[in-house]
Predicted 3D model of a 480-nucleotide part of an RNA (small-subunit ribosomal RNA, 3' major domain) from an uncultured delta proteobacterium.

Context: one part of a larger RNA
RNA sequence: UGACGGGGGCCCGCACAAGCGGUGGAGCAUGUGGUUCAAUUCGAAGCAACGCGAAGAACCUUACCUGGGCUUGACAUGUUUGAGAACUCACUCGAAAGAGAGAGGUGCCCGCAAGGGAGCUCUUUCACAGGUGCUGCAUGGCUGUCGUCAGCUCGUGUCGUGAGGUGUUGGGUUAAGUCCCGCAACGAGCGCAACCCCUAUGGUUAGUUGCCAGCGGAUCAAGCCGGGCACUCUAAUCAGACUGCCGGUGUUAAGCCGGAGGAAGGUGGGGACGACGUCAAGUCCUCAUGGCCCUUAUGCCCAGGGCUACUCACGUGCUACAAUGGUCGGUACAGAGGGCCGCUAACCCGCGAGGGGGAGCAAAUCCCAAAAAGCCGACCUCAGUUCGGAUUGGAGUCUGCAAUUCGACUCCAUGAAGGCGGAAUCGCUAGUAAUCGCGGAUCAGCAUGCCGCGGUGAAUACGUUCCCGGGCCUUGUACA
Repeated sequence: UGACGGGGGCCCGCACAAGCGGUGGAGCAUGUGGUUCAAUUCGAAGCAACGCGAAGAACCUUACCUGGGCUUGACAUGUUUGAGAACUCACUCGAAAGAGAGAGGUGCCCGCAAGGGAGCUCUUUCACAGGUGCUGCAUGGCUGUCGUCAGCUCGUGUCGUGAGGUGUUGGGUUAAGUCCCGCAACGAGCGCAACCCCUAUGGUUAGUUGCCAGCGGAUCAAGCCGGGCACUCUAAUCAGACUGCCGGUGUUAAGCCGGAGGAAGGUGGGGACGACGUCAAGUCCUCAUGGCCCUUAUGCCCAGGGCUACUCACGUGCUACAAUGGUCGGUACAGAGGGCCGCUAACCCGCGAGGGGGAGCAAAUCCCAAAAAGCCGACCUCAGUUCGGAUUGGAGUCUGCAAUUCGACUCCAUGAAGGCGGAAUCGCUAGUAAUCGCGGAUCAGCAUGCCGCGGUGAAUACGUUCCCGGGCCUUGUACA
């Protein structure tokens, strides 16, 4: 100087408490351990591995296994030999890859021709290619974490023999090393904040979305038509919030409390943004890269299998156990997105998944599209049930070369466990939790995961003694 203490003081955080909903019990989904296997490819490991890399494992992917093959190689550059331009067609063996063996066919430049050349293909030689092989403890880059915590430092000065101190401590204050005051310090940098984006209010500009708002026409109905930018909206720009104003309080300060005005008030709400550093944290399987290793194989191609196994254990989820519910009928209201190898309307067929059909739309214009919970009405009456839907049998639909291993969905039948869950444990402070549906990426197909969107919409916080993590000052130390 740090680190640590079941030392002290001060202060924060859904840290506890207060409250709401879960997990831990059930079934299933998914990841992991373990076990098994020819292989069940590899990585991730307390927080910070475990719906993680994987925003799509039937083939492909694919790195694994078994078998069949190739050896200048699937790919790059150059080089040696030979043949043929290119290219097209087709035969045998074969699961394919591959191996073997044919037919047709001639362009461009020089040249009468023979022949030569460029380019491309095949063959052959040599340099080389190739490696998801090892080392993340040789590395770059990127990322997680402490932590959006308020800290981490420097120049000069000054104190100290020195390590170092001071500044950065102290008194207030703040979300904040935020600001004020004081002070052997005076300044400065990286962080904080602000500048950026979205959202909440209004104005201006603009009107192939919106509107009978006011007029006219028309319809079974409908902004459907004329017409119009008033409103809604859209998207560009501007205004607006700064403790600016008032009162109180405070040290006359920083600030704090209350109030006015205002759509919004004291950082309005949210996002992007992550200091010096820590964990030899993670990644050599994104990529790049040193070293090492393989070179008829640790490279490359192909078929099939595996990554989907299953006594068991754990994590994360979904669906439930019902009446604030279930089923049936009727009826209302979103936002954000996507669409041409695409989204697909009307209409017809099918109980349905879906099929036929083909209008419109490169989309504020058409389509996906129905939002669901909600509201109105009816039934169920506490039961393993009209709860719950696992499992299994049968019949189908769709995608795709192909659904056996191993897809999703539909219909009929079957109807399991489950009566709110031990010890323990998680999330959340407001348009949040809870609950309800919708969209998107990936994608031929496949979502309970992920990323977004809106609808309905709570309860509670006395307080900081205690648990966890953190900040500042101080104290002890046989630790560094």
Its Rfam family is "Bacterial small subunit ribosomal RNA". The RNAcentral record of the full RNA draws on SILVA.